Model confidence (mean pLDDT): 76 of 100. This is a predicted complex of two RNAs, RNase P RNA and transfer RNA, with 453 nucleotides together. It holds a member of the Rfam family "Bacterial RNase P class A". Gene Ontology terms of the family: dimeric ribonuclease P complex, tRNA processing and ribonuclease P activity.

[in-house]
C1' cells in the first nucleotide's frame, strides 16, 4: 500500500419568530411563565414475558414448541463459550446437531436388481450339443455398464473361475480398560465376527417445556330504548351450566300453581342456559407510564452477564400533538486554492398508542477498534 | 392494535414429494355461398418472491411481498 474477517457507534445540533401536546406554578379565564416532546429499526407480528380477567389457572388426553454440552437471563425458538461435522491459505463462517436395531411409509426414471444382502444385462469358469455362428444346464458377483445410492480399501494366498474364503496393513463398527475434561467429547491400548442402504424440515419413538384470552384486557360513570317478540333444553341421585376441543374431579342452580281417572300424563308462571329477529347507544373517566429503566466508575467472569457505588427522569395522544420559516454549526461529495479559506450540492430507511427482552427485514452517507493474507521498504 | 385466511396460463381452476389436468378465451385448419355451431391441432404457467431439506419441491420448512375478512356496550 492492497485484499479480506469480526465487533461497536453516528445517522444530527444551536439560536430566533409563529403554531401545537403534556407536566409544574400562576390566572376570573389555555391568562401568563417554565420544563420536556418519536426510532435503531418506532416496521413485520415471528417468539418470550410483565400485567389483567376467567373456580377448566386441579389431574389427564388431544394440540403446540424445543433438541450437542455447560453457562447467562424474568423467560424464550434468544445470547455467550466450548464439542462434533462441513467450507476457507487464514482471520473466521455455516449446521432445524437425540433415535433408521420400536414400528410404518417412500426411494420415480434408468438398471438384471432399490421392503431383510435383493439380484444376473455384458462378462469369467465348468460340463454337454454343434462343421460353424451359436444353444442348453450349473457355478460366480472380483471386472464393466445403469443410477443420487448396488454396500469396506490396498497387497498377497487360494480357487475350475471368483468372493473377508484366508492372511498382512489401513479405515469403520462392537466390547473391555486407562488418561484428560464440570460436560458434550478427545487421546491411547487390547480383543473381535469381518463390515450392519438412504430418508425423521415423512409419520413416528425418546427427553424437556407449555392453562386460555388479550389494554379493542379490565374497572367506573353517564345516556337512551322495546328488561320487546318467538323458539329450544333442563329439573334429582339425575339434568343443565362453569371464557377454548374431550374425559375425570370440584363448584353453582333446580320453585309455585292448575287440569285429567289412580299409577302416570299434560299445561301456565317463574329460574338457569342457549338461538334467531328487532330496538337503543356507538359518550366520558381510568388503565397511562418510575421501568426485569438508562448513564458513569470499580470488582468478578474467556464472554454473554452479574454485584456494588454514584448520578439521571427521557411522549402519554384519543379523528390522534412534536410543524413551518430564517440563520449558523457539524457530517459527506465535487470544484478552486501554497496554506488559511471560498463556492456549489447532498442528507437514506422511515414515525409511537399497555410496556419490556429478542429475532427478522429496510437503510443514502460515515466513524472507531482488533485480527488475517499478499506485495514492497528499513 | 389484535386475530384469521388467500396467492397455479388472460379468466375459472385440479393437483397433498416423481417433474403441471381440464374448461372458457386466443391462433390455425376442415366444413359452409358466408357466419355460427361442430371437429382436429396448437399455444400460453420461472406455480406470489428469495433461501433451505431431499437424488428430485407447486407440495415440506424459514424469511419477505401483495390482497381479503373479523372485532365495543345495554337488554
Nucleotide at each position: 500500500g492492497g485484499a479480506g474477517g469480526c465487533u461497536g457507534c453516528c445517522g444530527g445540533g444551536c439560536g430566533g419568530c409563529c403554531g401545537c401536546u403534556g407536566g409544574c406554578c400562576u390566572u376570573a379565564a389555555c391568562u401568563g411563565g417554565u420544563c420536556a416532546g418519536a426510532g435503531g429499526a418506532a416496521a413485520g407480528u415471528c417468539c418470550g414475558g410483565a400485567c389483567a380477567c376467567c373456580a377448566c389457572a386441579g389431574g389427564g388426553c388431544a394440540g403446540g414448541g424445543a433438541g450437542g454440552u455447560c453457562g447467562c437471563u424474568a423467560a424464550c425458538g434468544g445470547c455467550g463459550a466450548c464439542c462434533g461435522g462441513g467450507g476457507g491459505c487464514g482471520a473466521c463462517c455455516c449446521c432445524a446437531g437425540g433415535g433408521a436395531c420400536a414400528g410404518g411409509g417412500c426411494c420415480a426414471c434408468a438398471g438384471a436388481a432399490a421392503a431383510g444382502g435383493a439380484g444376473a444385462c455384458c462378462g469369467c469358469c465348468c460340463g454337454g450339443c454343434g462343421c460353424g455362428a451359436g444353444c442348453c444346464g450349473g457355478g460366480u458377483a472380483a471386472g464393466g455398464g445403469u443410477g443420487a445410492a448396488a454396500a469396506g480399501g490396498c497387497g498377497g494366498g487360494g480357487u475350475a473361475a471368483g468372493a473377508g474364503c484366508c492372511c498382512g496393513c489401513c479405515a469403520g463398527g462392537u466390547u473391555g480398560c486407562c488418561g484428560g475434561g464440570u460436560g458434550a467429547c478427545c487421546g491411547g491400548c487390547a480383543a473381535u465376527g469381518c463390515u450392519u442402504g438412504g430418508u425423521a424440515a415423512c409419520c413416528c419413538c425418546c427427553u424437556c417445556c407449555c392453562g386460555g384470552u388479550g389494554c379493542a384486557a379490565g374497572g367506573c360513570c353517564a345516556a337512551a330504548u322495546a328488561g320487546g317478540u318467538u323458539c329450544c333444553g333442563c329439573a334429582u341421585c339425575a339434568a343443565g351450566g362453569a371464557c377454548g376441543g374431550c374425559c375425570c374431579g370440584u363448584c353453582c342452580u333446580u320453585g309455585u300453581u292448575c287440569c285429567c281417572u289412580c299409577a302416570g300424563g299434560g299445561g301456565a308462571c317463574g329460574g338457569c342456559g342457549g338461538a334467531a329477529c328487532g330496538g337503543g347507544u356507538u359518550g366520558g373517566c381510568u388503565g397511562c407510564u418510575c421501568g426485569a429503566g438508562c448513564c458513569u466508575g470499580u470488582c468478578g467472569g474467556c464472554a454473554a452477564c452479574g454485584a456494588c457505588a454514584g448520578g439521571c427522569c427521557u411522549a402519554g395522544a384519543c379523528g390522534a400533538a412534536u410543524g413551518g420559516c430564517c440563520g449558523c454549526c457539524g457530517c459527506c461529495c465535487g470544484g478552486a486554492u501554497u496554506u488559511a479559506u471560498c463556492c456549489g450540492g447532498g442528507g437514506a430507511c422511515a414515525g409511537g398508542a399497555u410496556c419490556c427482552g429478542g429475532c427478522u427485514u429496510a437503510c443514502a452517507g460515515g466513524c472507531a477498534g482488533c485480527c488475517u493474507c499478499c506485495g514492497g521498504u528499513c | 392494535u389484535g386475530g384469521g385466511g388467500u396467492g397455479u396460463c388472460g379468466u375459472c381452476a385440479a393437483g397433498u414429494g416423481g417433474u403441471a389436468a381440464g374448461a372458457c378465451a386466443c391462433g390455425g385448419g376442415c366444413c359452409u355461398u358466408u357466419g355460427g355451431a361442430g371437429c382436429c391441432c396448437g399455444c400460453a404457467u420461472c406455480c406470489g418472491g428469495a433461501g433451505g431439506u431431499u437424488c428430485g419441491a407447486a407440495u415440506c420448512c424459514u424469511c419477505c411481498c401483495a390482497c381479503c375478512c373479523c372485532a365495543g356496550c345495554c337488554a